[in-house]
Bacterial RNase P class A from Streptomyces profundus, 412 nucleotides, folded computationally.
Taxonomically the source falls in Streptomyces (Bacteria, Bacillati, Actinomycetes, Streptomycetaceae).
The sequence is in RNAcentral, with records from ENA.
It matches the Rfam family "Bacterial RNase P class A". Rfam classes the family as a ribozyme.

C1' cells in the first nucleotide's frame, strides 16, 4: 500500500410553527333511568412503524374442532454430537469436492431389494464386445538350387496389452512370461472385504496383517430404509345489543276492550325425508371406530348486519459477571418502547451533514487519477410501512461507517 474473505452497524442529526392517534392527568358543555354512567369540545405529559415491517418458505405461542383412539393415504428430513419452546434454522466437528489461502460448497442413508434411464458417437453402455490393430496356421501371388524372404483387400483360430470413440469402456505404474497378449503370474499403490491395536462421546481417522484380484453411472428418476408430524386458522375464537312477522310468562294501568314496561323463545309459505328401527352433523383426504342429535335440507318471499373483547408485559430488551472452542446458558441490576378500525406519526421553514453536478487554487502521482480547501446550485434522495405476537430462512437495499483475517509488493 493494493487485492481479498468473514462478521457487524448506520441508513439522516438538531431547532422552530402548524397538524394527527392511543394512554394518563386537568377543568368546561350537554344528555341519562343521578353514589353514577355517556358524549364533545380544549389544555398538559409520556409513547408513537422496520432491518427487512416485504415472501407466506419453516418452526411455534395462542383459539376452536375436542372428552381424543387406530389404520391408510399424504407430507418432511437425511453424517455425527450439540443450541433451541421447535425447525427444514443455528453451532462445532466429519467426509467428499474448489481455492495459494483465509475460507467457500453438498437435496450427504441404500445401486447386493425391485423397475427404469445412460442421446449421439462408438466393436461395444452391463457380466457386453472387434472397427484399426497384433499373433498363428492355410490359400494365392513373386525371388530363391534349397532353407527361407516379401507381399495380399482372402478363410480359420487366438488377443483386449497398443490407437480410435466417448461423460464414462471390466483397476493403475514397472516386470516376469508368451506365438502375440491378459492380475496368467510378481513387487508397490488406490479400491472392496475380514481380523487386530492405538485416538475419539460419535460421524470417523491412523497404523498393520491376510485376501478373491477388483462384480459400470444416475435415487435432485420411481422406489426401500430410519426418524418425525392431528386438523383449521385472529376473516381464529368469544361478549353484549338489534331484528320484522309472531308465541309463552311475570308486573303496573284500566268497568271493559285494550295499553305500557321486563324476561324468554323466535321470521312466513309449500315441499321431502326423519324423530332411537336414527334424517343429520363433528373427529377439517379416507375407513373403522367413537361422538351429538330432534328436527334437518330444499326452493320462494323478508329483517338484521352495530358496540366491545381478543390486542399486546413478551420463549421480550438494556448493561454486567460466570461457564462453554461456539451456537447458547445460568444469576445480578435497569427499562416498559404504536395498538389504528377507510385504518394514525404528515406539511413548511432555517442550520449542519451525505451524496449529485460545475467552477478556482493547493499537494502527490506524472496519460490518467487520488487528496485536501473555497463558492454555486440541486437534493433531503436507497429497499420500503405495523394489523394477534414471536424465532429462523430466503428476497430487495442510493450512500455510508467499523472489525477479525488471508495472499501480494515496499520499507525499517
Nucleotide at each position: 500500500c493494493g487485492a481479498g474473505c468473514c462478521g457487524g452497524c448506520c441508513g439522516g442529526g438538531c431547532g422552530g410553527u402548524c397538524g394527527c392517534g392511543u394512554u394518563g392527568g386537568g377543568g368546561c358543555u350537554c344528555c341519562c333511568a343521578c353514589u353514577g354512567g355517556g358524549a364533545g369540545a380544549c389544555c398538559c405529559a409520556c409513547c408513537g412503524a422496520g432491518g427487512a415491517a416485504c415472501g407466506u418458505c419453516c418452526g411455534g405461542g395462542c383459539u376452536c374442532c375436542a372428552c381424543a383412539g387406530g389404520g391408510c393415504a399424504g407430507g418432511g428430513u437425511g453424517g455425527u454430537a450439540g443450541g433451541u419452546a421447535a425447525c427444514g434454522c443455528c453451532u462445532a466437528c466429519c467426509u467428499g469436492g474448489g481455492g495459494u489461502g483465509a475460507c467457500c460448497c453438498a437435496c450427504g442413508g441404500g445401486a447386493c431389494a425391485g423397475u427404469g434411464c445412460c442421446a449421439c458417437a462408438g466393436a461395444a453402455a452391463a457380466c457386453a464386445a472387434a472397427c484399426c490393430g497384433c499373433c498363428g496356421g492355410g490359400g494365392c501371388c513373386g525371388c530363391g538350387c534349397g532353407a527361407g524372404c516379401g507381399g495380399c483387400a482372402c478363410c480359420c483360430g487366438g488377443u483386449a496389452a497398443g490407437g480410435g470413440u466417448g461423460a464414462a469402456a471390466c483397476g493403475g505404474u514397472g516386470g516376469u512370461g508368451u506365438a502375440a497378449g491378459a492380475g496368467a503370474c510378481c513387487a508397490c499403490c488406490a479400491g472392496c472385504g475380514c481380523c487386530c491395536a492405538g485416538g475419539g462421546u460419535g460421524a470417523c481417522c491412523u497404523g498393520g496383517g491376510c485376501g478373491g484380484c477388483u462384480c459400470g453411472g444416475u435415487a435432485a428418476a420411481c422406489c426401500c430404509c430410519a426418524c418425525c408430524c392431528g386438523g383449521a386458522g385472529c376473516a381464529a375464537g368469544g361478549u353484549c345489543a338489534a331484528g320484522a312477522a309472531g308465541g309463552g310468562g311475570c308486573c303496573g294501568c284500566g268497568c271493559c276492550a285494550g295499553c305500557g314496561g321486563c324476561c324468554u323463545c323466535g321470521c312466513g309459505u309449500g315441499a321431502a325425508c326423519g324423530c332411537c328401527c336414527g334424517a343429520g352433523g363433528g373427529c377439517u383426504g379416507c375407513c373403522c371406530g367413537c361422538c351429538c342429535g330432534a328436527g334437518u335440507u330444499c326452493a320462494c318471499g323478508g329483517g338484521u348486519a352495530g358496540a366491545c373483547c381478543g390486542c399486546u408485559u413478551g420463549a421480550g430488551g438494556g448493561u454486567g459477571a460466570u461457564g462453554g472452542c461456539g451456537a447458547c446458558a445460568u444469576c445480578a441490576c435497569c427499562c416498559c418502547u404504536a395498538g389504528a378500525u377507510g385504518g394514525a406519526u404528515g406539511a413548511c421553514c432555517g442550520c449542519c451533514a451525505c451524496c449529485c453536478u460545475g467552477g478556482c487554487g493547493g499537494g502527490c502521482c506524472c496519460c490518467g487519477g487520488c487528496c485536501c480547501c473555497c463558492c454555486a446550485g440541486g437534493c433531503a434522495c436507497a429497499c420500503a410501512g405495523a394489523a394477534c405476537c414471536c424465532g429462523g430462512c430466503g428476497u430487495a437495499c442510493a450512500g455510508g461507517c467499523c472489525g477479525c483475517c488471508u495472499c501480494g509488493u515496499c520499507c525499517g